[in-house]
RNA sequence: GCGGGUCUUCAGGGCGGGGCGAAAUUCCCCACCGGCGGUAGGCGGCGCAAGCCGCGAGCCCGCGAGCGCCCGGUGCGGUCGAAAGAUCGCAGCGGGGUCAGCAGACCCGGUCAGAUGCCGGGGCCGACGGUCACAGUCCGGAUGGAAGAAGAUCCGC
Numbered sequence: 001g002c003g004g005g006u007c008u009u010c011a012g013g014g015c016g017g018g019g020c021g022a023a024a025u026u027c028c029c030c031a032c033c034g035g036c037g038g039u040a041g042g043c044g045g046c047g048c049a050a051g052c053c054g055c056g057a058g059c060c061c062g063c064g065a066g067c068g069c070c071c072g073g074u075g076c077g078g079u080c081g082a083a084a085g086a087u088c089g090c091a092g093c094g095g096g097g098u099c100a101g102c103a104g105a106c107c108c109g110g111u112c113a114g115a116u117g118c119c120g121g122g123g124c125c126g127a128c129g130g131u132c133a134c135a136g137u138c139c140g141g142a143u144g145g146a147a148g149a150a151g152a153u154c155c156g157c
Base pairs, nucleotide, nucleotide: 001157002156003155004154005153006152007151008150009149010148016030017029018028019027031137032136033126034125035063036062037061038060042055043054044053045052046051058124059123066102067101069096070095071094072093074091075090076089077088078087079086080085106122107121108120109119110118128140129139130138
């Protein structure tokens, strides 16, 4: 230095102003926000140089949470049955993870050998449940989980 095991810590931001209204941080006008890894022609630093280091995409490639789905058992209810039980529905609990569904969303101009990443401009997107009224921004599951990041330690090469 590389690979593997165990453990520890960390790991998401945002409604301010106005309008209508009985009621809206939910609608309308303006505003605000952008998880993790990769890619890298930008920026910064070091170096004589080759090069190295740090940062660098919400909408390029992937991943995560959430919903859905599948599996298991529990509870409640319906139907059938003499019963054992079978079967259907609902609720909450545990598990699975790409199989597939929601998983979203970018163009134009410029520069260039080369840009969906740089520069300029204009756009677009954002789980589920709740709510006096429809939510990326409020409340809730969540003092949760997790992509992953850093560190400690052990083993192997």
This is a predicted structure of a 157-nucleotide RNA (FMN riboswitch aptamer (RFN element)) from Ramlibacter humi. Model confidence (mean pLDDT): 79 of 100. The model forms 100% of the base pairs in the Rfam consensus. It matches the Rfam family "FMN riboswitch aptamer (RFN element)". Rfam describes the family as follows. The RFN element is a highly conserved domain that is found frequently in the 5'-untranslated regions of prokaryotic mRNAs that encode for flavin mononucleotide (FMN) biosynthesis and transport proteins. Its family is annotated with FMN binding in the Gene Ontology.